[in-house]
Molecule: Glycine riboswitch aptamer
Organism: Actinobacteria bacterium UBA5976
RNA sequence: CGAUUCCGAGUGGGAGAGAGCGCACAGCCAGUGCGACGCCGACGGGGCAAUGCUCCUCAGAACCUCUCAGGCAAACGGACUACUUGGAAUCA
Numbered sequence: 001c002g003a004u005u006c007c008g009a010g011u012g013g014g015a016g017a018g019a020g021c022g023c024a025c026a027g028c029c030a031g032u033g034c035g036a037c038g039c040c041g042a043c044g045g046g047g048c049a050a051u052g053c054u055c056c057u058c059a060g061a062a063c064c065u066c067u068c069a070g071g072c073a074a075a076c077g078g079a080c081u082a083c084u085u086g087g088a089a090u091c092a
Base pairs, nucleotide, nucleotide: 002091003090004089005088006087007086008085009084010083011082012081013080018037021035022034023033024032025031038072039071040070044068045066046065047064051059052058
């Protein structure tokens, strides 16, 4: 000094689905709480194929799947991602 991978920080991008219904509080709206439904998939959580193994109901990924939690105007959050930057590992 270069390449790849991993971890972190900063900035930016970043989807889906009822600002739905009933009741209570509140002068109305907004809002909060409770209830009955409808719906979403990209934080978190659960499930598993190949495969591995000491052959055991063991381990085992995802943007797949479930929808427990969460969410369904905006905001917030947001997997993931672009650039910049710090560190680590390997290779040359």